[in-house]
RNA sequence: GCCGAGGUAGCUCAGUUGGUAGAGCAUUCGCCUGAAGAGCGAGGGGUCACCAGUUCAACCCUGGUCCUCGGCA
Numbered sequence: 001g002c003c004g005a006g007g008u009a010g011c012u013c014a015g016u017u018g019g020u021a022g023a024g025c026a027u028u029c030g031c032c033u034g035a036a037g038a039g040c041g042a043g044g045g046g047u048c049a050c051c052a053g054u055u056c057a058a059c060c061c062u063g064g065u066c067c068u069c070g071g072c073a
Stems, first nucleotide, its partner, number of pairs: 001072007010025004019056001027043005049065005
């Protein structure tokens, strides 16, 4: 340099005919316990990497940029 995959919650990742963004773990609170752990219940937490475009409406489609990983050279 070229090609491919990826960037979504603190972490690991889902999210396909475009229509209000989710799970598990973690964390907070409650129940339980002498206390803790485990278990059960509830809650908080997001500029969907960035910029522009299409659209009534974009995590999703189009173009560009940045970063990570892999392959070729």
The RNA shown here (transfer RNA) has 73 nucleotides and comes from a Candidatus Yonathbacteria bacterium. The same sequence occurs in records of 3 taxa. The coordinates come from a structure-prediction model, not an experiment, and the mean pLDDT is 83.